[in-house]
RNA sequence: GCGCCUGUAGCUCAGUUAGGAUAGAGCAGCAGCCUCCUAAGCUGAAGGUCGGGGGUUCGAAUCCUCUCAGGCGCG
Numbered sequence: 001g002c003g004c005c006u007g008u009a010g011c012u013c014a015g016u017u018a019g020g021a022u023a024g025a026g027c028a029g030c031a032g033c034c035u036c037c038u039a040a041g042c043u044g045a046a047g048g049u050c051g052g053g054g055g056u057u058c059g060a061a062u063c064c065u066c067u068c069a070g071g072c073g074c075g
Base pairs, nucleotide, nucleotide: 001074002073003072004071005070006069007068010027011026012025013024020058030044031043032042033041051067052066053065054064055063
């Protein structure tokens, strides 16, 4: 230099195939119940401008383009 993969909640990930209506799960943390107290268990709420910019579209995490970071391969 070229090609491919990954980037979504504090952490680990699904969702991308085939654009669709409020973006989800588990764990962690928080509050409550339970308990003499803690742990475990149960319940609830909160937490995200989907790495960033631009474009297409009625509508983008998803498509196009540029770019950033990490990984793998080739030269």
Record summary
RNAcentral holds the sequence, with entries from ENA. The RNA shown here (transfer RNA) has 75 nucleotides and comes from a Candidatus Woesearchaeota archaeon. Model confidence (mean pLDDT): 82 of 100. It matches the Rfam family "tRNA". Rfam describes the family as follows. Transfer RNA (tRNA) molecules are approximately 80 nucleotides in length. The family's RNA type in Rfam is transfer RNA. Taxonomically the source falls in Candidatus Woesearchaeota (Archaea, Nanobdellati).